Overview:
Two RNAs folded together computationally: RNase P RNA and transfer RNA, 402 nucleotides in total. Its mean pLDDT, the model's own confidence on a scale to 100, is 75.

RNA sequence: GUUUGUUAGACGAUCGCUUGUAGUUAAAUACAAGAGGAAAGUCCGGGCAGCGUAGGACAUGACAGUCGCUAACGGCGACCGGGGGUGACCCUAGGGAAAGUGCCACAGAAACGAAACCGCCACGGGGUAACUCGCGGUAAGGGUGAAAGGAGUGGGGUAAGAGCCCACAGCAACGUACGGUGACGUGCGGAGGAGGUAAACCCUGUCAGCUGCAAGGAGAUCUACAUCAAAGGGCGGUCCGUCCGUAGGUCGCUAUCCGCUUGAUCGAGUAGGCAACUACUAGGCUAGAUAGAUGAUCGUUCACGACAGAACCCGGCUUACCGAUGAAC
RNA sequence: GCCGGAGUAGCUCAGCUGGUAGAGCAGCUGAUUUGUAAUCAGCUGGUCGGGGGUUCGAUUCCCUUCUCCGGCU
Repeated sequence: GUUUGUUAGACGAUCGCUUGUAGUUAAAUACAAGAGGAAAGUCCGGGCAGCGUAGGACAUGACAGUCGCUAACGGCGACCGGGGGUGACCCUAGGGAAAGUGCCACAGAAACGAAACCGCCACGGGGUAACUCGCGGUAAGGGUGAAAGGAGUGGGGUAAGAGCCCACAGCAACGUACGGUGACGUGCGGAGGAGGUAAACCCUGUCAGCUGCAAGGAGAUCUACAUCAAAGGGCGGUCCGUCCGUAGGUCGCUAUCCGCUUGAUCGAGUAGGCAACUACUAGGCUAGAUAGAUGAUCGUUCACGACAGAACCCGGCUUACCGAUGAAC
Repeated sequence: GCCGGAGUAGCUCAGCUGGUAGAGCAGCUGAUUUGUAAUCAGCUGGUCGGGGGUUCGAUUCCCUUCUCCGGCU
RNA backbone atom coordinates (compact mmCIF):
# COMPACT_ATOMS: atom_id res chain seq x y z
C1' G A 1 0.00 0.00 0.00
C1' U A 2 -4.71 -3.45 -0.64
C1' U A 3 -8.72 -6.16 1.57
C1' U A 4 -11.63 -7.51 5.75
C1' G A 5 -13.11 -7.66 10.98
C1' U A 6 -13.74 -5.81 16.32
C1' U A 7 -14.67 -1.65 19.55
C1' A A 8 -17.35 3.17 20.20
C1' G A 9 -14.39 5.28 27.19
C1' A A 10 -13.81 2.26 32.11
C1' C A 11 -14.85 1.89 37.51
C1' G A 12 -17.38 3.70 42.01
C1' A A 13 -21.01 6.82 44.84
C1' U A 14 -25.59 9.90 45.17
C1' C A 15 -30.23 11.79 43.14
C1' G A 16 -33.90 10.95 39.19
C1' C A 17 -37.01 8.55 34.70
C1' U A 18 -39.68 4.05 31.86
C1' U A 19 -41.28 -1.06 32.19
C1' G A 20 -41.92 -5.79 34.75
C1' U A 21 -42.37 -8.75 39.34
C1' A A 22 -43.35 -8.84 44.64
C1' G A 23 -46.19 -5.98 48.06
C1' U A 24 -50.50 -2.81 49.34
C1' U A 25 -57.43 -0.50 49.73
C1' A A 26 -54.25 3.01 47.31
C1' A A 27 -49.44 4.65 47.94
C1' A A 28 -44.59 4.33 50.06
C1' U A 29 -40.91 0.51 49.31
C1' A A 30 -37.67 -3.68 47.49
C1' C A 31 -35.51 -6.35 43.33
C1' A A 32 -34.55 -6.89 37.98
C1' A A 33 -34.06 -4.90 32.95
C1' G A 34 -33.46 -0.40 29.99
C1' A A 35 -30.89 2.47 22.26
C1' G A 36 -27.38 1.67 17.51
C1' G A 37 -23.67 0.09 13.99
C1' A A 38 -25.80 2.95 11.70
C1' A A 39 -31.78 3.25 15.80
C1' A A 40 -30.72 7.89 10.14
C1' G A 41 -32.36 8.34 4.70
C1' U A 42 -37.27 5.84 3.68
C1' C A 43 -34.13 3.63 -1.49
C1' C A 44 -35.66 -1.83 -2.24
C1' G A 45 -37.78 -6.64 -0.36
C1' G A 46 -40.85 -9.48 3.09
C1' G A 47 -43.94 -10.54 7.48
C1' C A 48 -48.47 -8.63 9.59
C1' A A 49 -53.41 -6.00 8.87
C1' G A 50 -57.75 -4.24 5.94
C1' C A 51 -60.12 -4.45 1.22
C1' G A 52 -64.66 -11.67 0.92
C1' U A 53 -60.67 -15.42 -1.48
C1' A A 54 -56.01 -12.40 -4.04
C1' G A 55 -58.40 -14.96 -9.38
C1' G A 56 -57.75 -13.81 -15.13
C1' A A 57 -56.68 -10.18 -19.20
C1' C A 58 -55.01 -5.28 -20.61
C1' A A 59 -52.52 -1.01 -19.04
C1' U A 60 -48.52 0.68 -15.90
C1' G A 61 -43.97 0.07 -13.23
C1' A A 62 -39.34 -2.36 -11.91
C1' C A 63 -35.30 -5.51 -13.29
C1' A A 64 -31.66 -7.74 -17.10
C1' G A 65 -24.13 -12.07 -18.12
C1' U A 66 -24.30 -17.41 -15.78
C1' C A 67 -25.01 -20.72 -11.68
C1' G A 68 -26.48 -20.62 -6.75
C1' C A 69 -28.42 -18.54 -1.66
C1' U A 70 -32.95 -16.69 0.48
C1' A A 71 -39.40 -15.90 3.26
C1' A A 72 -38.37 -12.29 -0.63
C1' C A 73 -35.39 -8.74 -3.20
C1' G A 74 -33.38 -4.18 -7.59
C1' G A 75 -29.84 -7.83 -2.04
C1' C A 76 -25.70 -11.43 -1.21
C1' G A 77 -21.92 -15.34 -2.84
C1' A A 78 -18.96 -17.82 -6.56
C1' C A 79 -17.72 -17.67 -11.57
C1' C A 80 -17.64 -15.62 -16.96
C1' G A 81 -16.84 -11.33 -20.24
C1' G A 82 -15.07 -6.04 -20.40
C1' G A 83 -12.04 -1.96 -18.14
C1' G A 84 -8.12 0.04 -14.60
C1' G A 85 -3.53 -0.88 -11.61
C1' U A 86 3.84 -2.79 -11.58
C1' G A 87 1.08 -5.61 -7.86
C1' A A 88 -2.06 -7.36 -3.63
C1' C A 89 -6.64 -5.89 -5.68
C1' C A 90 -10.62 -2.61 -7.51
C1' C A 91 -14.83 -1.00 -10.92
C1' U A 92 -18.72 -2.87 -14.16
C1' A A 93 -27.50 -0.70 -15.32
C1' G A 94 -23.39 -6.63 -18.65
C1' G A 95 -30.42 -8.96 -23.00
C1' G A 96 -31.76 -7.14 -28.27
C1' A A 97 -29.38 -1.81 -33.10
C1' A A 98 -30.38 -7.80 -39.75
C1' A A 99 -38.60 -6.42 -35.89
C1' G A 100 -39.92 -1.29 -36.58
C1' U A 101 -39.69 4.15 -35.52
C1' G A 102 -36.95 8.46 -33.82
C1' C A 103 -32.34 11.38 -32.99
C1' C A 104 -27.09 12.35 -34.40
C1' A A 105 -26.43 20.17 -33.00
C1' C A 106 -22.02 22.92 -35.33
C1' A A 107 -18.71 21.57 -39.17
C1' G A 108 -18.81 18.76 -43.61
C1' A A 109 -20.08 17.01 -50.43
C1' A A 110 -22.45 13.30 -47.56
C1' A A 111 -24.69 11.26 -40.70
C1' C A 112 -27.07 5.82 -43.76
C1' G A 113 -28.87 0.47 -47.00
C1' A A 114 -25.92 7.38 -48.12
C1' A A 115 -22.17 10.53 -50.28
C1' A A 116 -17.61 13.17 -55.42
C1' C A 117 -15.66 19.26 -51.90
C1' C A 118 -10.21 18.97 -53.07
C1' G A 119 -7.35 15.38 -55.60
C1' C A 120 -6.53 11.36 -59.66
C1' C A 121 -8.26 9.63 -64.65
C1' A A 122 -11.00 8.91 -69.52
C1' C A 123 -14.15 11.43 -73.23
C1' G A 124 -16.17 16.05 -75.58
C1' G A 125 -15.88 21.71 -76.24
C1' G A 126 -12.61 26.28 -75.86
C1' G A 127 -7.40 27.90 -75.80
C1' U A 128 -0.65 28.30 -79.17
C1' A A 129 0.16 26.85 -74.14
C1' A A 130 -0.47 27.17 -68.91
C1' C A 131 -5.32 26.25 -68.07
C1' U A 132 -10.71 26.23 -68.18
C1' C A 133 -16.03 24.39 -69.02
C1' G A 134 -19.31 20.12 -69.48
C1' C A 135 -20.34 14.97 -68.65
C1' G A 136 -18.75 10.47 -66.46
C1' G A 137 -15.34 6.96 -63.55
C1' U A 138 -12.79 6.49 -58.82
C1' A A 139 -13.90 5.80 -51.59
C1' A A 140 -6.42 4.55 -52.46
C1' G A 141 -4.88 9.98 -50.72
C1' G A 142 -6.45 15.14 -48.49
C1' G A 143 -10.10 17.90 -45.70
C1' U A 144 -14.78 18.09 -41.83
C1' G A 145 -16.41 15.73 -37.51
C1' A A 146 -17.26 12.41 -31.35
C1' A A 147 -18.39 9.14 -35.39
C1' A A 148 -17.47 8.59 -42.74
C1' G A 149 -16.54 1.69 -40.52
C1' G A 150 -13.08 -5.28 -40.52
C1' A A 151 -8.22 -5.27 -42.71
C1' G A 152 -1.59 -4.83 -42.73
C1' U A 153 2.63 -5.97 -46.16
C1' G A 154 4.03 -7.39 -51.08
C1' G A 155 2.50 -8.40 -56.06
C1' G A 156 -1.03 -8.32 -60.07
C1' G A 157 -4.62 -5.35 -62.36
C1' U A 158 -6.55 -0.51 -64.44
C1' A A 159 -7.51 5.25 -68.27
C1' A A 160 -7.06 6.24 -62.95
C1' G A 161 -8.33 3.43 -58.73
C1' A A 162 -10.36 0.02 -55.17
C1' G A 163 -10.11 -7.12 -51.22
C1' C A 164 -11.26 -5.90 -57.70
C1' C A 165 -7.83 -10.49 -57.75
C1' C A 166 -3.60 -13.45 -55.56
C1' A A 167 0.14 -14.83 -51.56
C1' C A 168 1.37 -14.38 -46.39
C1' A A 169 -0.26 -12.51 -41.53
C1' G A 170 -4.40 -11.14 -38.54
C1' C A 171 -10.34 -9.88 -36.98
C1' A A 172 -15.81 -10.11 -35.71
C1' A A 173 -20.47 -12.83 -37.17
C1' C A 174 -21.30 -17.92 -38.29
C1' G A 175 -20.13 -23.27 -38.47
C1' U A 176 -17.57 -27.27 -36.11
C1' A A 177 -14.48 -30.46 -32.36
C1' C A 178 -13.14 -30.67 -27.28
C1' G A 179 -13.70 -28.83 -22.02
C1' G A 180 -17.44 -26.66 -18.56
C1' U A 181 -24.25 -27.58 -15.09
C1' G A 182 -23.84 -22.71 -17.48
C1' A A 183 -22.23 -17.72 -18.91
C1' C A 184 -17.99 -18.98 -21.75
C1' G A 185 -12.95 -20.74 -23.11
C1' U A 186 -9.37 -23.23 -26.55
C1' G A 187 -8.31 -25.31 -31.55
C1' C A 188 -9.82 -25.56 -36.82
C1' G A 189 -12.64 -23.60 -40.95
C1' G A 190 -14.23 -18.80 -42.18
C1' A A 191 -17.59 -18.23 -49.09
C1' G A 192 -21.71 -13.62 -46.99
C1' G A 193 -18.79 -8.70 -43.92
C1' A A 194 -22.00 -1.00 -44.67
C1' G A 195 -21.79 3.67 -37.85
C1' G A 196 -23.59 5.20 -32.91
C1' U A 197 -27.65 5.82 -29.41
C1' A A 198 -32.36 1.27 -26.09
C1' A A 199 -30.02 5.46 -18.24
C1' A A 200 -34.87 7.46 -26.72
C1' C A 201 -39.66 5.03 -27.95
C1' C A 202 -39.72 -0.01 -28.45
C1' C A 203 -39.01 -5.73 -28.66
C1' U A 204 -37.92 -10.25 -25.65
C1' G A 205 -37.87 -12.55 -20.82
C1' U A 206 -38.94 -12.39 -15.43
C1' C A 207 -41.58 -10.19 -11.33
C1' A A 208 -45.42 -7.07 -9.10
C1' G A 209 -53.41 -6.66 -6.86
C1' C A 210 -53.92 -1.80 -3.80
C1' U A 211 -53.28 0.69 0.80
C1' G A 212 -50.11 1.10 5.17
C1' C A 213 -49.74 0.15 12.60
C1' A A 214 -52.28 7.48 11.65
C1' A A 215 -53.06 -0.46 8.90
C1' G A 216 -56.76 -2.55 11.71
C1' G A 217 -59.84 -4.71 15.99
C1' A A 218 -62.91 -4.09 20.63
C1' G A 219 -70.18 -0.55 22.50
C1' A A 220 -75.59 -0.56 23.71
C1' U A 221 -80.44 0.26 21.70
C1' C A 222 -84.67 1.75 18.48
C1' U A 223 -87.22 2.57 13.67
C1' A A 224 -88.20 1.98 8.32
C1' C A 225 -87.54 -0.79 3.74
C1' A A 226 -85.78 -5.38 1.78
C1' U A 227 -84.74 -10.58 2.58
C1' C A 228 -85.63 -14.68 -5.26
C1' A A 229 -84.54 -10.83 -8.60
C1' A A 230 -83.51 -5.78 -9.61
C1' A A 231 -81.36 -1.35 -7.96
C1' G A 232 -77.37 0.43 -5.07
C1' G A 233 -72.61 -0.24 -2.90
C1' G A 234 -67.36 -2.46 -1.79
C1' C A 235 -62.70 -4.58 -3.88
C1' G A 236 -56.31 -0.71 -7.71
C1' G A 237 -56.31 2.47 -13.22
C1' U A 238 -59.93 -0.38 -17.11
C1' C A 239 -62.65 -4.83 -18.24
C1' C A 240 -64.03 -9.72 -16.83
C1' G A 241 -65.09 -11.85 -12.47
C1' U A 242 -66.59 -11.83 -7.50
C1' C A 243 -68.75 -10.26 -2.78
C1' C A 244 -72.40 -7.55 0.36
C1' G A 245 -78.67 -6.63 3.55
C1' U A 246 -79.46 -1.03 3.20
C1' A A 247 -80.78 3.67 5.37
C1' G A 248 -81.81 6.71 9.59
C1' G A 249 -82.23 8.08 14.97
C1' U A 250 -80.73 8.06 20.53
C1' C A 251 -76.85 7.26 24.40
C1' G A 252 -71.42 7.22 24.53
C1' C A 253 -66.59 8.75 22.38
C1' U A 254 -62.00 12.93 19.05
C1' A A 255 -60.70 8.97 24.76
C1' U A 256 -59.24 3.91 26.65
C1' C A 257 -57.57 -1.07 25.71
C1' C A 258 -55.61 -4.54 22.10
C1' G A 259 -52.26 -4.71 17.85
C1' C A 260 -46.77 -4.25 20.98
C1' U A 261 -42.69 -7.44 21.01
C1' U A 262 -40.44 -15.03 21.73
C1' G A 263 -38.60 -13.54 16.80
C1' A A 264 -37.34 -15.93 8.95
C1' U A 265 -34.49 -14.22 17.31
C1' C A 266 -29.38 -14.20 19.76
C1' G A 267 -24.52 -15.91 20.63
C1' A A 268 -21.97 -21.02 21.05
C1' G A 269 -20.82 -26.21 19.32
C1' U A 270 -21.10 -30.09 15.43
C1' A A 271 -21.98 -31.34 10.24
C1' G A 272 -22.53 -29.93 4.80
C1' G A 273 -20.84 -26.11 1.21
C1' C A 274 -15.06 -22.47 -2.13
C1' A A 275 -18.70 -18.94 -0.33
C1' A A 276 -23.47 -16.60 0.41
C1' C A 277 -26.12 -19.94 3.42
C1' U A 278 -28.46 -24.35 5.56
C1' A A 279 -29.48 -28.44 9.10
C1' C A 280 -29.09 -30.42 14.06
C1' U A 281 -27.92 -30.15 19.45
C1' A A 282 -28.17 -28.01 24.23
C1' G A 283 -28.74 -22.99 26.23
C1' G A 284 -30.31 -17.38 26.76
C1' C A 285 -34.67 -13.69 27.02
C1' U A 286 -32.06 -8.70 25.68
C1' A A 287 -36.53 -1.40 25.65
C1' G A 288 -41.82 -1.23 24.51
C1' A A 289 -42.99 4.60 25.69
C1' U A 290 -47.95 7.58 23.94
C1' A A 291 -45.89 14.45 24.79
C1' G A 292 -43.03 10.13 24.62
C1' A A 293 -37.98 6.87 29.80
C1' U A 294 -32.58 5.48 29.06
C1' G A 295 -30.38 11.40 32.42
C1' A A 296 -27.61 14.66 35.93
C1' U A 297 -23.69 15.65 39.65
C1' C A 298 -19.10 14.24 42.07
C1' G A 299 -14.47 11.30 42.44
C1' U A 300 -10.40 8.10 40.22
C1' U A 301 -8.13 6.84 35.58
C1' C A 302 -6.81 6.67 30.18
C1' A A 303 -5.58 7.04 24.26
C1' C A 304 -9.81 12.74 26.75
C1' G A 305 -14.54 10.09 23.88
C1' A A 306 -16.92 10.78 16.79
C1' C A 307 -21.55 10.10 14.02
C1' A A 308 -25.83 10.10 16.24
C1' G A 309 -30.90 8.37 19.60
C1' A A 310 -36.01 3.12 19.31
C1' A A 311 -42.01 4.32 18.13
C1' C A 312 -45.28 -2.53 14.43
C1' C A 313 -41.24 -6.02 13.30
C1' C A 314 -37.39 -8.23 10.24
C1' G A 315 -33.57 -8.92 5.64
C1' G A 316 -30.64 -5.62 2.64
C1' C A 317 -28.74 -1.04 0.30
C1' U A 318 -27.01 3.96 0.84
C1' U A 319 -25.13 7.91 3.68
C1' A A 320 -22.57 10.08 8.46
C1' C A 321 -18.45 8.83 11.84
C1' C A 322 -12.79 11.47 16.62
C1' G A 323 -9.94 7.53 17.29
C1' A A 324 -7.96 2.60 19.00
C1' U A 325 -6.94 -2.30 17.46
C1' G A 326 -6.77 -7.69 15.15
C1' A A 327 -5.98 -10.78 10.75
C1' A A 328 -4.65 -11.92 5.64
C1' C A 329 -2.13 -10.44 1.22
C1' G B 1 -44.55 7.35 11.91
C1' C B 2 -46.47 7.08 6.60
C1' C B 3 -47.11 9.45 1.72
C1' G B 4 -46.22 13.32 -1.97
C1' G B 5 -43.85 17.92 -4.25
C1' A B 6 -39.96 21.70 -5.33
C1' G B 7 -34.61 23.56 -5.79
C1' U B 8 -32.37 27.81 -12.51
C1' A B 9 -29.37 35.59 -12.18
C1' G B 10 -29.99 39.62 -5.96
C1' C B 11 -35.99 38.46 -6.18
C1' U B 12 -40.33 36.08 -8.98
C1' C B 13 -40.51 32.52 -12.72
C1' A B 14 -39.79 30.31 -18.12
C1' G B 15 -36.83 26.67 -20.69
C1' C B 16 -36.62 19.59 -19.73
C1' U B 17 -39.27 14.29 -26.82
C1' G B 18 -30.41 16.12 -24.96
C1' G B 19 -26.95 20.51 -28.87
C1' U B 20 -23.08 26.59 -25.63
C1' A B 21 -30.02 29.27 -20.59
C1' G B 22 -33.93 33.47 -21.26
C1' A B 23 -38.09 37.13 -19.46
C1' G B 24 -39.89 40.84 -15.83
C1' C B 25 -38.28 43.58 -11.52
C1' A B 26 -33.55 45.04 -9.24
C1' G B 27 -28.18 46.96 -10.21
C1' C B 28 -24.50 49.97 -13.36
C1' U B 29 -23.38 53.58 -17.50
C1' G B 30 -25.15 57.26 -20.90
C1' A B 31 -29.18 60.49 -22.88
C1' U B 32 -33.41 63.64 -21.44
C1' U B 33 -34.36 67.63 -17.01
C1' U B 34 -32.42 73.57 -13.51
C1' G B 35 -32.61 68.82 -10.37
C1' U B 36 -35.21 64.06 -9.06
C1' A B 37 -38.76 60.44 -10.61
C1' A B 38 -40.73 58.42 -14.98
C1' U B 39 -39.04 57.42 -20.10
C1' C B 40 -35.27 55.94 -23.95
C1' A B 41 -30.48 53.38 -25.35
C1' G B 42 -26.78 50.03 -23.75
C1' C B 43 -24.31 46.78 -20.22
C1' U B 44 -23.26 43.53 -16.02
C1' G B 45 -24.77 39.30 -13.39
C1' G B 46 -25.62 31.83 -13.69
C1' U B 47 -20.35 25.80 -10.57
C1' C B 48 -28.90 25.33 -13.43
C1' G B 49 -28.59 22.63 -4.76
C1' G B 50 -23.91 18.87 -4.23
C1' G B 51 -21.49 14.19 -6.07
C1' G B 52 -21.23 10.15 -9.61
C1' G B 53 -22.79 7.66 -14.20
C1' U B 54 -24.91 7.01 -19.61
C1' U B 55 -23.74 9.82 -24.13
C1' C B 56 -19.49 12.82 -28.94
C1' G B 57 -22.29 16.24 -25.82
C1' A B 58 -26.58 16.63 -19.65
C1' U B 59 -30.49 22.27 -16.75
C1' U B 60 -32.91 18.04 -19.43
C1' C B 61 -31.93 10.90 -18.87
C1' C B 62 -30.38 7.44 -14.51
C1' C B 63 -28.40 6.63 -9.36
C1' U B 64 -27.13 8.81 -4.73
C1' U B 65 -27.19 12.81 -1.29
C1' C B 66 -28.53 17.82 1.03
C1' U B 67 -32.18 21.65 1.96
C1' C B 68 -37.17 23.41 1.95
C1' C B 69 -42.61 22.85 1.53
C1' G B 70 -47.31 20.22 1.78
C1' G B 71 -50.88 16.19 3.03
C1' C B 72 -52.67 11.82 6.23
C1' U B 73 -56.28 9.62 12.66